A computed fold for a 96-nucleotide RNA, annotated as THF (Tetrahydrofolate) riboswitch aptamer. Its Rfam family is "THF (Tetrahydrofolate) riboswitch aptamer". Rfam describes the family as follows. Tetrahydrofolate (THF) riboswitch was first reported for Ames et al. as an RNA motif in 5' untranslated (5'-UTR)regions of folate transport and biosynthesis genes in Firmicutes genomes. On this family, see Ames et al., Chem Biol 2010: "A eubacterial riboswitch class that senses the coenzyme tetrahydrofolate". Rfam links the family to the GO term tetrahydrofolate metabolic process.
RNA sequence: GACAGAGUAAGAAAUCGUGCGUAAAGUGCUCUUUGAACGGGGAGUUGUCAAAGUGACGAAAGUUUUACUGCGGUACGAUUUCUGCAUCCCGCUGCU
Numbered sequence: 001g002a003c004a005g006a007g008u009a010a011g012a013a014a015u016c017g018u019g020c021g022u023a024a025a026g027u028g029c030u031c032u033u034u035g036a037a038c039g040g041g042g043a044g045u046u047g048u049c050a051a052a053g054u055g056a057c058g059a060a061a062g063u064u065u066u067a068c069u070g071c072g073g074u075a076c077g078a079u080u081u082c083u084g085c086a087u088c089c090c091g092c093u094g095c096u
Base pairs, nucleotide, nucleotide: 001096003094004093005092010083011082012081013080014079015078016077017076018075019074020072021071022070029055031053032052033051034050035049036048040090041089042088043087061069062068063067
């Protein structure tokens, strides 16, 4: 020098647990602003995530009636599985 490879944050799904709503909040969607994270080091987006604001849309209740069964693209936690550096430079491992 060539070739090959490893590893993260994070995200998604399922299951379980505890809640919230069912007198409609939440979730999802549009737009605006701000912030955060992005393999070991550096840089870092038109990608990702979060918060606030904004606009549109919108629901499954039932019963033995007060405490259960359901329902909600519901919240949080745990477990498992899957995905996983946007990209650039350097580094690491193997091999030649």